Model confidence (mean pLDDT): 89 of 100. c-di-GMP-I riboswitch aptamer from Candidatus Segetimicrobium genomatis, 81 nucleotides, folded computationally. Lineage of the source: Bacteria > Candidatus Sysuimicrobiota > Candidatus Sysuimicrobiia > Candidatus Sysuimicrobiales > Candidatus Segetimicrobium.
RNA sequence: UCUCGAUAAAGGCAAACCCGUCGUGAGGCGGGGACGCAAAGCCACGGGACUCUACCCAGUAGAGUUAGCCGGGUUGCCGAA
Numbered sequence: 001u002c003u004c005g006a007u008a009a010a011g012g013c014a015a016a017c018c019c020g021u022c023g024u025g026a027g028g029c030g031g032g033g034a035c036g037c038a039a040a041g042c043c044a045c046g047g048g049a050c051u052c053u054a055c056c057c058a059g060u061a062g063a064g065u066u067a068g069c070c071g072g073g074u075u076g077c078c079g080a081a
Stems, first nucleotide, its partner, number of pairs: 004079002012037002017032006035068001041074003045071003048066008
């Protein structure tokens, strides 16, 4: 350094649910709260899922959401075996 990931240490994030707020919606943001997480940091590039709109309503197209669905890219803390 790479791989790897302890019943290690320090620190970090925060599902469901509740409150507020924004959005037609999927959902976002803030507060509370912890199911979990070694990239649960960041990026919609590929696939998936979901929402809205249009159409000739088969489905297709467009616009979105999801990074805590998977893959990929990129950056990064600690250091036992």